[in-house]
RNA sequence: UGAGCUGACUGUGUAAUCGCUUUUUUAAAGAGGAAAGUCUGGGCUUCAUAGGGCAGAGCGCCAGGUAACACCUGGGAGGCGUGAGCUUACGGAAAGUGCAACAGAAAGUAAACCGCAGCAGUAUAUUGUUGUAAGGGUGAAAAGGUAAGGUAAGAGCUUACCGCGCUGAUAGUAAUAUUAGUGGCAUGGUAAACCCCGCUUGAAGCAAGACCAAAUAGAAAGACUAUAGUGUUGCCCGCACUGUUUUUGGGUAGGUCGCUUGAUGCAUAUGGUGACAUAUGUGCAAGAUUAAUGAUUACAUAAGACAGAACCCAGCUUAUAGGUCAGCUCAUACC
RNA sequence: GCCGGAAUAGCUCAGUCGGUAGAGCAGCUCAUUCGUAAUGAGAAGGUCGUAGGUUCGAUUCCUAUUUCCGGCACCA
Repeated sequence: UGAGCUGACUGUGUAAUCGCUUUUUUAAAGAGGAAAGUCUGGGCUUCAUAGGGCAGAGCGCCAGGUAACACCUGGGAGGCGUGAGCUUACGGAAAGUGCAACAGAAAGUAAACCGCAGCAGUAUAUUGUUGUAAGGGUGAAAAGGUAAGGUAAGAGCUUACCGCGCUGAUAGUAAUAUUAGUGGCAUGGUAAACCCCGCUUGAAGCAAGACCAAAUAGAAAGACUAUAGUGUUGCCCGCACUGUUUUUGGGUAGGUCGCUUGAUGCAUAUGGUGACAUAUGUGCAAGAUUAAUGAUUACAUAAGACAGAACCCAGCUUAUAGGUCAGCUCAUACC
Repeated sequence: GCCGGAAUAGCUCAGUCGGUAGAGCAGCUCAUUCGUAAUGAGAAGGUCGUAGGUUCGAUUCCUAUUUCCGGCACCA
């Protein structure tokens, strides 16, 4: 100097005038890092006096963090990359069942198409039989890999190394790693196939729910009904209650609460590799309901993108113009 | 804000990873007819909304995302 990797911040600011909403009506406040998607976990409300089991659903290496999680942090193993780093839906195929089309001789304890060797015959073109799975072919995958010896020709048949299984030792909380001995030796692949194992799990949702007011037709017909029925996934047990439910038709679509002080923001200190925890101080930052925050001027300026709260919070995912900072890797040149 | 559902030929719809996708209508060509319609035959028309992943292989299984459709409060 160039090319990369990782982490963090910002997402216009100040002043004035007019306009809108809330409040304590002096005075003060007024959309985001994702408010988005509605993918997860909760708080909160109701069933409800309230429980157990099965099914179902979710997660899946180890250890921590958290209110909790499919989230985050650190470590391990696999894969990619020269590297900084990135990534994984990461338990089990010896509990069982299933699947692998076509091709191929054969797709699981499943095999002999071409080939190689021996024996017998023969018209010297080849036939039969025995052995074989090293070589070739098919396929995504075909009886561990490389080398040497050995053999009629071969084969873990034997040896060395690697791989796999079994048994130990060391380090570590653990996942795992290293190493020693031993066995010729297989446990083929696939579980985002069914399944097995371990852990977790009630349902519905602020349009939940509570209160007030108003109006009308608490009208008509039907089914089940106490050995029954109903009760917030489904089934069973338990518990509680005495009605439950279908169709037609009618009335109101009003107001208040829920609604913002919370597993909370900021700063400092301590502990920890880190996520984070503890302590002290300091702060209250929108609560609309046909849905508010806009316009103009001046100065500064990189901010002109993506884009608008509707009960609240903790994450994940997606979109994103422009700008700023820090650390690390590689290449080239110079000293 | 919340809860459900869908996307396949020009249109309406089937298709449970088993090997590169069908039916009907419409359109095109031929036959038949004086000529049309009807009828018969033939060929063509598709990144299965998009992107990624699992698997040897995905319309189908899983994840993310885009677009469209439907529902929500009371009295009795």
Two RNAs folded together computationally: RNase P RNA and transfer RNA, 411 nucleotides in total. Rfam match: Bacterial RNase P class A. The family's RNA type in Rfam is ribozyme.